This is a predicted structure of a 72-nucleotide RNA (transfer RNA) from Microgenomates group bacterium RBG_16_45_19.
Its Rfam family is "tRNA". By type it is a transfer RNA. Clan: tRNA clan.
It was read from a public genome assembly.
Model confidence (mean pLDDT): 82 of 100.

RNA sequence: GGCCCCAUCGUCUAGUGGUUAGGACAACGGGUUUUCAUCCCGUAAACCAGGGUCCGACUCCCUGUGGGGUCA
Numbered sequence: 001g002g003c004c005c006c007a008u009c010g011u012c013u014a015g016u017g018g019u020u021a022g023g024a025c026a027a028c029g030g031g032u033u034u035u036c037a038u039c040c041c042g043u044a045a046a047c048c049a050g051g052g053u054c055c056g057a058c059u060c061c062c063u064g065u066g067g068g069g070u071c072a
Stems, first nucleotide, its partner, number of pairs: 001071007010025004018055001027043005048064005
C1' cells in the first nucleotide's frame, strides 16, 4: 500500500427501515436477614464522527477516525 471484518449503557452483548433502543454483569436506592453474603423489587446509564437516500436511519450508501484479520 491492496482487500475483508468490526464500532450500541462502566463491561459483554441483542436489535436487517417505523418499539419507550432490550438483556446479563457491575453501580445506586429499597425490601428480606441480628450483620454480611444470597435472594427479591426498582432507578440511572448507550447507537464512533460528518454527509447522503428515504415520509421515516442504530439499521441502507459515501467519506473519515479507531481497532482487528489477511496479502504484498